[in-house]
RNA sequence: GGCUGGCCGGGCGACCGCGUCGUACCUCUCCCGGAGACGGGUGGUGUGCGCCGAGGAAGGUCCGGGCUCCACAGGGCAGGGUGGUGGCCAACAGCCACCCGGGGUGACCCGCGGGACAGUGCCACAGAAAACAGACUGCCGUUCCGGUUCGCCGGGGCGGUGAGGGUGAAACGGUGGUGUAAGAGACCACCAGCGGUUCGGGCGACCGGACCGGCUCGGUAAACCCCACCCGGAGCAAGGUCAAGAAGUCCGGCGCCUCGGCGCCGGGCGCGCGUGUGACUGAGGGCGGCCCGCCCGAGCACGCGGGUAGACCGCUGGAAGCGGCCGGCAACGGUCGUCGUAGAUAGAUGGUCGCCCCCGCCGUUCGGCGGGACAGAACCCGGCCUACAGGCCAGCCCAU
RNA sequence: GCCCCGGUAUCCCAACGGCAGAGGAAGCGGUCUCAAACACCGUCCAGUGUGGGUUCGAGUCCCACCCGGGGCACCA
Numbered sequence: 001g002g003c004u005g006g007c008c009g010g011g012c013g014a015c016c017g018c019g020u021c022g023u024a025c026c027u028c029u030c031c032c033g034g035a036g037a038c039g040g041g042u043g044g045u046g047u048g049c050g051c052c053g054a055g056g057a058a059g060g061u062c063c064g065g066g067c068u069c070c071a072c073a074g075g076g077c078a079g080g081g082u083g084g085u086g087g088c089c090a091a092c093a094g095c096c097a098c099c100c101g102g103g104g105u106g107a108c109c110c111g112c113g114g115g116a117c118a119g120u121g122c123c124a125c126a127g128a129a130a131a132c133a134g135a136c137u138g139c140c141g142u143u144c145c146g147g148u149u150c151g152c153c154g155g156g157g158c159g160g161u162g163a164g165g166g167u168g169a170a171a172c173g174g175u176g177g178u179g180u181a182a183g184a185g186a187c188c189a190c191c192a193g194c195g196g197u198u199c200g201g202g203c204g205a206c207c208g209g210a211c212c213g214g215c216u217c218g219g220u221a222a223a224c225c226c227c228a229c230c231c232g233g234a235g236c237a238a239g240g241u242c243a244a245g246a247a248g249u250c251c252g253g254c255g256c257c258u259c260g261g262c263g264c265c266g267g268g269c270g271c272g273c274g275u276g277u278g279a280c281u282g283a284g285g286g287c288g289g290c291c292c293g294c295c296c297g298a299g300c301a302c303g304c305g306g307g308u309a310g311a312c313c314g315c316u317g318g319a320a321g322c323g324g325c326c327g328g329c330a331a332c333g334g335u336c337g338u339c340g341u342a343g344a345u346a347g348a349u350g351g352u353c354g355c356c357c358c359c360g361c362c363g364u365u366c367g368g369c370g371g372g373a374c375a376g377a378a379c380c381c382g383g384c385c386u387a388c389a390g391g392c393c394a395g396c397c398c399a400u
Numbered sequence: 401g402c403c404c405c406g407g408u409a410u411c412c413c414a415a416c417g418g419c420a421g422a423g424g425a426a427g428c429g430g431u432c433u434c435a436a437a438c439a440c441c442g443u444c445c446a447g448u449g450u451g452g453g454u455u456c457g458a459g460u461c462c463c464a465c466c467c468g469g470g471g472c473a474c475c476a
Stems, first nucleotide, its partner, number of pairs: 001397008010356007018053002021050005028044001030041004055374001059385002062383005067235004074292004079231005084098005099113001100111004114226002119224002121220003136165002138161010173191006192216002194213008239313004248269009271305007284296003306475003321338007357372007401472007410425003418456001427443005449465005
């Protein structure tokens, strides 16, 4: 000067304040009794005391699971996801180790890293030609015409040739030789690549070697697609219990009455109205795109309108954390020990002061001033990604 | 909290992966008019929210982030 991994992310004290829980109280709320004084009960927007009270990302909601409900989850098509190999894990798009390719002097870093010989599509502009053949110019042979200073030159036709020219992101392997009328893997040597056979190593991806074949084959799958594997849907506003209220309806009692009904009180059920459609020849639902199959099955769809915006459970003990030992390169696993501490619902977890810590600036020791990030639980957990003032530790590399 | 959609000029809104971007309104200038409005003509305005990747080539395809918008409870 760098590379990698891990960790912390203010400490102590005083005062004031907030939330859950526990406990005590009864001046306050509510309920019951009572004429009242008051008595009893309950626990809250009451009071006192005590314990505890955000994060490494609690964030984005990008993956995966637990949990709950729907048939404990059927078959096929479609759809979605993953994509080197081996392992780890409850699972994953995560993690570890290795392989291959690329970058770096190096420590190390990066890679959506299956298949383009299953098939289809696309490759703008430029260029003769853009994907499998063809040929603008050039080169060569031959022939015809014209010219000629007889050396040849110019033009046309037919045939041969394949990168020399330029274009492009990409142009038919590269270099040298043989060969030829001119050329060309046409042939040869070496190099590069591909394919096949085989030997050795590795669980494997793959690596190293030998021989053969002139085989030379464009790119693109974050285009369709093919291959292998995986995937049922919805989500704590899941789901369960209770209460309240609303337009009504039914029952009982009482009252009024023009005997049709109306009003009041109490109780039960319970959102209402319109249109359309619908009972075994079954709407609709489970089911999300479709088909089949199975099950449930009396409501369902659309529109208009009304009411409640409450309580409790789910709710936090979990594939958790820490330490030792054993196995493993590691991720991780096994075992023993240890370890009680957020559960709000408009949402608590904070503020002030003092001392200390860190950073910056100013001046003489020493003091003064300023600053200390990102952000914040909401069913829980494992990951990924993103944000972050400042600081600590360990290992390694390069140069001197 | 959970689920979904979108971002292109000042505004509205097009664009098979292909010369990097069409159109309308608004603005500006001109013609017309005494002056304006209307009409007509001309002109200006973007590099597609940000960054990275795939590709010869990205507004479009993929990934991450930023910003904005919408929906949901119960009367079972």

Record summary
This is a predicted complex of two RNAs, RNase P RNA and transfer RNA, with 476 nucleotides together.